The RNA shown here (c-di-GMP-I-GGC riboswitch aptamer) has 86 nucleotides and comes from an Anaerolineaceae bacterium. Lineage of the source: Bacteria > Bacillati > Chloroflexota > Anaerolineales > Anaerolineaceae. Model confidence (mean pLDDT): 86 of 100. The model forms 95% of the base pairs in the Rfam consensus.
[in-house]
RNA sequence: UCUGAAAAAGGCAAAAUCGGUGAAAACCGGUGACGCAAAGCCACGAGCCUAAUGCCAAACAGGCAAUGGUCGUCGGGUUGCUAAGG
Repeated sequence: UCUGAAAAAGGCAAAAUCGGUGAAAACCGGUGACGCAAAGCCACGAGCCUAAUGCCAAACAGGCAAUGGUCGUCGGGUUGCUAAGG
């Protein structure tokens, strides 16, 4: 350095649920483990989600837009444990 759950030491924590924040998406903490070799970190590119707010339509239904969110969607950047094998 490639590769990898082969091993060892460990790590993270889905759904659900309880409490809280938020307009919402979602997030924070507890319980809990579906899984993860970066499921550590970063919103840089794309995708996806939401629409307080603004605009359109206004009969109703709604539609558009991120400055909001998602790194456990993908890519990228960056940092890291380990060594059966190359």